Background
The RNA shown here (transfer RNA) has 72 nucleotides and comes from Parcubacteria group bacterium Greene1014_15. Taxonomically the source falls in Bacteria candidate phyla (Bacteria). It matches the Rfam family "tRNA". By type it is a transfer RNA. The coordinates come from a structure-prediction model, not an experiment, and the mean pLDDT is 81.
[in-house]
RNA sequence: GCCCUCGUAGUUCAAUGGAUAGAACGGCUCACUCCUAACGAGUCGAUGUAGGUUCGAUUCCUGCCGGGGGCA
Numbered sequence: 001g002c003c004c005u006c007g008u009a010g011u012u013c014a015a016u017g018g019a020u021a022g023a024a025c026g027g028c029u030c031a032c033u034c035c036u037a038a039c040g041a042g043u044c045g046a047u048g049u050a051g052g053u054u055c056g057a058u059u060c061c062u063g064c065c066g067g068g069g070g071c072a
């Protein structure tokens, strides 16, 4: 330098063009308890970035950024 692949919540993962982007763990609050833990209820929090296509994009296309792999 070229090619492939991945990037979604604090973490690990879903969502293959459609309506409020979900789950588990986690944080906070409440309840329970003599106290703590566990269990229970509520709540917080995300699409790497800039464009394009489309009535509609996490999804498709392009550039850039970052991680991994391959070739030279």
Base pairs, nucleotide, nucleotide: 001071002070003069004068005067006066007065010025011024012023013022018055026044027043028042029041030040048064049063050062051061052060